[in-house]
Context: one part of a larger RNA
Molecule: small-subunit ribosomal RNA, 5' domain
Organism: metagenome
This record gives sequence, structure tokens and C1' cells, in this order.
RNA sequence: GGAUGAACGCUAGCGGCAGGCCUAAUACAUGCAAGCCGAACGGCAAGUUAGAUAGCAAUAUUUGACCUAGAGUGGCGUAAGGGUGCGUAACACGUAUGCAAUCUGCCCUGUACAGGGGAAUAGCUCGGUGAAAACCGGAUUAAUGCCCCGUAAUAUAAUUGAGAGGCAUCUCUUGAUUAUUAAAGUUGAGGCGGUACAGGAUGAGCAUGCGUAUGAUUAGUUAGUUGGCGGGGUAAUGGCCCACCAAGACGAUGAUCAUUAGGGGAACUGAGAGGUUGAUCCCCCACACUGGCACUGAGAUACGGGCCAGACUCCUACGGGAGGCAGCAGUAGGGAAUAUUGGACAAUGGGUGAGAGCCUGAUCCAGCCAUGCCGCGUGCAGGAAGAAGGCCUUCUGGGUUGUAAACUGCUUUUGCCAGGGGAUAAAAUUUCCAUGCGUGGAAAAUUGAAGGUACCUGGUGAAUAAGCCACGGCUAACUACGUGCCAGCAGCCGCGGUAAUACGUAGGUGGCAAGCGUUGUCC
Repeated sequence: GGAUGAACGCUAGCGGCAGGCCUAAUACAUGCAAGCCGAACGGCAAGUUAGAUAGCAAUAUUUGACCUAGAGUGGCGUAAGGGUGCGUAACACGUAUGCAAUCUGCCCUGUACAGGGGAAUAGCUCGGUGAAAACCGGAUUAAUGCCCCGUAAUAUAAUUGAGAGGCAUCUCUUGAUUAUUAAAGUUGAGGCGGUACAGGAUGAGCAUGCGUAUGAUUAGUUAGUUGGCGGGGUAAUGGCCCACCAAGACGAUGAUCAUUAGGGGAACUGAGAGGUUGAUCCCCCACACUGGCACUGAGAUACGGGCCAGACUCCUACGGGAGGCAGCAGUAGGGAAUAUUGGACAAUGGGUGAGAGCCUGAUCCAGCCAUGCCGCGUGCAGGAAGAAGGCCUUCUGGGUUGUAAACUGCUUUUGCCAGGGGAUAAAAUUUCCAUGCGUGGAAAAUUGAAGGUACCUGGUGAAUAAGCCACGGCUAACUACGUGCCAGCAGCCGCGGUAAUACGUAGGUGGCAAGCGUUGUCC
């Protein structure tokens, strides 16, 4: 000098764009953050409407239609998105390969198919237990929930024939025989779904080469350890696990141990080489009160699912129960220190649904903070009686502040007031036409949180707006007074003991400027 997720002191007009718990992965009140589907199913409160019965009527009871709330079965989603960096020195990450050792819901393409039957169960209802959370029993009911039978192959398994190839195990192509295994309906009749197989896309899994912190005041380490054979397990290879057999395997090219640490793209600095860092944004990994475990599922060993144990908090009728902000806000605590218990789904994206739509603290916006970067302003021109005042002085004087002010003219960025005010909205959706299906064309209408904001025009009036640090040398900028090795300053050298350009104050000057200075850290 540059940089900073900064903090502190003094000061502060505005805007744009960014950033904002680095500490206690400490504990959390409250609200919200993951739901959707009645075009899968049984059913149904309230409401609207039509009718019937009783009644003079009000009204009551009941039937049908429409509309469907809450609860329940079922389906998809909840494995994404969002947060944090505890752990991890490791195939975790980066890069480059391999899978003749693999899986992949939704989506796309293609081929084939969907025949028949049954038993339950939630809900509802009846009863019981309990303070509650919740649980138990009886009766009864549905489905795209569950089960059975039938059909079936280029699927799976076994046996077996031929050919080709490679990289050890092997792989590919083409046959034969036998066995096993599917399905679901709904509708506005257009569709939307279902089953099996093959291919694609996407996502994931596994393996390997190389790279990846410090310490030898850590030198030996290792028994599932190293390898083999056989099995189990997995989507899949493998001591991943097990039985048996052998005695191996790693290590000064640093094993093991210890300490520290998420990794990368990148960021800062530097002429570069290099050094340092890993906030924001993107990719990957790990974690979700602590530890363990599996279930469901295409996918989890699952942040807002489950079980067990533990710590903590809460409720309790003392028998027993409930909870997990490292989601968004917010609270307490810690700390030098870090924001609102805001608005909207208008856009983008996600879930679901045939769709309208619903949900979305993702996201888009607003609020707070000079935390940073950038931009603008705080006027411009003229003006010497060189005013007054201040300060200095060699003191009837002179110098300086200083064209600075006053005064005259001008401008109006910004501020305030008034008026206008587009884009983000392409549309999607709907309707109509064409079309076998994708789809194409046309028409009409609706929808904006930000926000009456940005921006534009007019009016007004110099009006609303300057500080901070330094002035001995390094280092740009000096005098007076006070103090008297005191009080104090200080990055280094060093100042201060009676004329201190170094302390304190004043005037003046220099530097930067809505900031300035100090401190911490890196180069």
C1' cells in the first nucleotide's frame, strides 16, 4: 500500500447494488415453514331447492336433487427445496477412468395385455377402560387397499445345441424343452389411469490411478488382521459377514499414534513464483437433542416419520404421558459484534390434481444497519471598505484568517408540494376451429406483493445537508499561551526537568471526505 462477514471512538444529507451470529452443533415461549386429490372409496354435518305429512299459521317430521366442510380408507409427495459445519486426514473432495459387478418412481419411445372369484378392515354404530395421551371388545361396510384362480413372454429359473469375441472370472448372437410369475378402474365416453417387457433420459451405487495439513520430543503397527476355498447377504463387487485352511499385510518413499480441519470452483495479495483464506454464490460430502436400530419405499437407515436407551424441558388425578428452530421470524444466554415474531404467491420453480385450484418463510419483495462498493449533493459567478471579530506581532503600525463574509446576479441536482406515470404479463388457463394422437391456429376476458414505487413534467426557495484525523523526523502541514521529567504523548527513533513546532488549549495549515481515525487478521 491492498484486503476485510469486521469491531470501537467521533460524525452523518440521499440513492443504487450487495452483505449481515465468525462466539454457545447452547437452551428454546409463540406463529408459520408439506401438502394435494370427491374424476380411486364407503359415507356425510351445515346450507340451497322441490315435494309429501300434521297444522289456520309459525313451525315440526320426512323424501329427492344440488352443494360438499371436518374425520376415515386409498394414491402421489413428504429422500426435493431450506439450514448448519459437529464429525471426517477419508476414495470425503478434486481430476481421470472402469462396472465382463449395478439399480433407477415420476418423464419419453416401442411391443403385448387387462378374464373370473373371494375374505377382511378403517370409518359409522353399540359398549367398556383411562385425568390425559390413547386403548380394548361386539355388530356392520367400500375401494385403484388385500388374497385366490385363469391367460402369458424377447421376463425369471433349470436342462441343453450351435456360432462369434474378449480383459482372469467370462461376454455376445441364435435355437430347443420344462417350470414360475401380471393387471383397476373411473369419466362429462374425448380422455385419465392399470400390468409385463425392451430401449432412452435423469438420478444414484461401487471400484481404481494421481493430488489433498502439522508433528519422529509419535518407530514399529495389525487376528477378520492379509490371502484362499466354500457359503450367507446385497441392486451389485468385496472379510461386507460366517465356517474352514494358510501366515500373511503395512512401514523412514514416514506405517501407527497425536493435534488440527468439511473438500472444491474460487477469493485476497503479489510483477510473477508463491503465500493466506474457503463468509456471500455454485458443485460435492456430513449432520439434524446425544447414541443405536430397523420399517416403509424407486430412492432414507429419513431435520418438521417410527422404535429403544440417555440427558434436559413440560403436563399429571402420581398410574402414566408429551417434546426436539443446525427451516423463517423471534426469545434468553454467550459475546467487541451481526437484522422484522413484515407482504405476496404477481413472476420463477416445486408438490398435487383431468382441471379450476390448493399448498409453498423455496422464491420474489419490503423493513433495520454507513457493514462494504459505486454514484450524487451540501451551490456557481462577480465582489477590497482587503469590514468587524479572532490569532500573531518588532504594537498610533503591520501580518494572517481572506474573495472568505456582507452585498449583487444566476442555477435548482437534491429536498418539499402538485400532476402524469410504463415495464416486470410471454402468457398459462378458458372458448371456438382444425387434428387419429402429439399439436397448430383464432378470439375474448381475468390476474401486480413490490407500489401510485422507479421515472417524467411543473412550482418553490441558496433554500434541507461537513466532518474526522494529523502538523519533531520517517510524512504533506507552525505559531502563541498553559504546564515544568509533573500532567501527559508515543508505530519506531524518542518528547516533557521554565521560551516544548513532540504534552494540553487556541489560531493557522495539511490530508481524506459522508465519512475519518484506531484496533484485530492476511498478503